[in-house]
This is a predicted structure of a 72-nucleotide RNA (transfer RNA) from Coniochaeta ligniaria NRRL 30616.
The coordinates come from a structure-prediction model, not an experiment, and the mean pLDDT is 83.
Its Rfam family is "tRNA". Rfam classes the family as a transfer RNA.
RNA sequence: GGAUUUGUAGCUCAGUGGUAGAGCAGCCGAUUGCAGAUCGGCAGGUCUCGUGUUCGAACCACGACAGGUCCU
Repeated sequence: GGAUUUGUAGCUCAGUGGUAGAGCAGCCGAUUGCAGAUCGGCAGGUCUCGUGUUCGAACCACGACAGGUCCU
């Protein structure tokens, strides 16, 4: 330098055009002599950035940035 792939909650990941979710972690409560385990609840997001397409974009197009893999 070229090709390809990934970027969504603190972490691991779903979501494939119509108001963004799960598990774990965190906090509160129930339970317990205390804790753990278990159960219930709560909080946590500019969906990497910009522009465009569309009535409507995490999702489509183009560009940029960052990471992975392969080729040279």